[in-house]
Molecule: Bacterial RNase P class A
Organism: Rhodospirillales bacterium
RNA sequence: CCAGACGGUCGGACGGCUGCCUUUCACCGCCUUCGGGCGGUGGGGGGAGGAAAGUCCGGGCUCCACGGAAACACGGUGCCGGGUAACGCCCGGCGGGGGCGACCCCAGGGAAAGUGCCACAGAAAGGAUACCGCCUCGCUUGCCGGUUUCGACCGGGUCUGUGGGGUAAGGGUGAAAGGGUGCGGUAAGAGCGCACCGCGCGCCCGGCGACGGGAGCGGCAUGGUAAACCCCACCGGGAGCAAGACCGAGUAGGGACGGUGGAUUCUUUCGGGAGUCAGGCGGGUUUUUGCGCCGCCGUCCGGGUAGGUCGCGCGAGGCGUUCGGCAACGGACGUCCCAGAUGAAUGGCCGUCACCUUCGCAAGGAGGGACAGAACCCGGCUUACAGACCGUCUGGCAUU
Numbered sequence: 001c002c003a004g005a006c007g008g009u010c011g012g013a014c015g016g017c018u019g020c021c022u023u024u025c026a027c028c029g030c031c032u033u034c035g036g037g038c039g040g041u042g043g044g045g046g047g048a049g050g051a052a053a054g055u056c057c058g059g060g061c062u063c064c065a066c067g068g069a070a071a072c073a074c075g076g077u078g079c080c081g082g083g084u085a086a087c088g089c090c091c092g093g094c095g096g097g098g099g100c101g102a103c104c105c106c107a108g109g110g111a112a113a114g115u116g117c118c119a120c121a122g123a124a125a126g127g128a129u130a131c132c133g134c135c136u137c138g139c140u141u142g143c144c145g146g147u148u149u150c151g152a153c154c155g156g157g158u159c160u161g162u163g164g165g166g167u168a169a170g171g172g173u174g175a176a177a178g179g180g181u182g183c184g185g186u187a188a189g190a191g192c193g194c195a196c197c198g199c200g201c202g203c204c205c206g207g208c209g210a211c212g213g214g215a216g217c218g219g220c221a222u223g224g225u226a227a228a229c230c231c232c233a234c235c236g237g238g239a240g241c242a243a244g245a246c247c248g249a250g251u252a253g254g255g256a257c258g259g260u261g262g263a264u265u266c267u268u269u270c271g272g273g274a275g276u277c278a279g280g281c282g283g284g285u286u287u288u289u290g291c292g293c294c295g296c297c298g299u300c301c302g303g304g305u306a307g308g309u310c311g312c313g314c315g316a317g318g319c320g321u322u323c324g325g326c327a328a329c330g331g332a333c334g335u336c337c338c339a340g341a342u343g344a345a346u347g348g349c350c351g352u353c354a355c356c357u358u359c360g361c362a363a364g365g366a367g368g369g370a371c372a373g374a375a376c377c378c379g380g381c382u383u384a385c386a387g388a389c390c391g392u393c394u395g396g397c398a399u400u
Stems, first nucleotide, its partner, number of pairs: 001396010012353007020047012049371001053382002056380005061240004074236005079093005094108001095106004109231002114229002116225003131171002133167007142158001143156005179197006198220001199218003203214004244310004250305001254301007262277006279294004317336008355368005
């Protein structure tokens, strides 16, 4: 210098003018139950993120349900050890896979408990089987040789076809074919025998453990699939700040009390209650008949709604130093207070500088700003992201 791996930081800076939300102080005005509240003016402090996002996990908090525990069902997690409030997160290891390497990836318990499935192709997809091939024994036709009574018979390491048996080396199918390679062995073959590798079993050694190493035995039994059912171990009540708590108008409706309003009947615990008629209102208007609804006024009470207040930010909190630990993280000390809106503030304009692009010989000019924006809070994960910077490491090239 080129190519790459891993980890981390930032997400323009400064200033001026002018707004918005919140908090605090001072002054003024109004109200007051004298605690304070509301409004105005002025000064001070604070005001988006690394993901505020997706709402996927884990918690705090709140309400609901519930004697405790266990079991069943359902859901989730799944190598080992550690961290944590907890986790499906993080750290350190183990095993497997990939890369020359730094390093990366893994849904990584159980397939000798049982069930299911394994498309197409193929003989066969799981109680193994036999298409081609190989070997062997027959039969048959031709051929060759021999014999011959010329009808035929005998023999062959030969050819064609066919049948029985053996085999699982080789071919072929498939993602996968009942261990692999080699030597021996055999009619041909085969764990049939042997060596090495793999696998299984118990033993010894190391490690907290996952697991690793060693020597021995077994001739090989147990194909794959559990993000298929299932088995094993562990975890899990439900709903969510529109949770939930408090205050609470106006209108309508409910109740109580008081006053008032015609006639009549029944009843009465003498307060009252029920019925009929009259009266009022409604269907465009008037009359008749029918239908439906209804006392009026005042005061008070309680429930709900609109609205308001709280919940609501001192917290598993940030930063720094130091100690323990490989690390995640934990302890101690010091220091800081850091958004709380509710139709929802965090904005706009200008200047200087920095960065990028572009024009220009130059001075300088022009243009540009990623993803996205709190809404109860916290720990993670995932996803989006212009650009800038830092550290550690790997491979290669060149020079000294």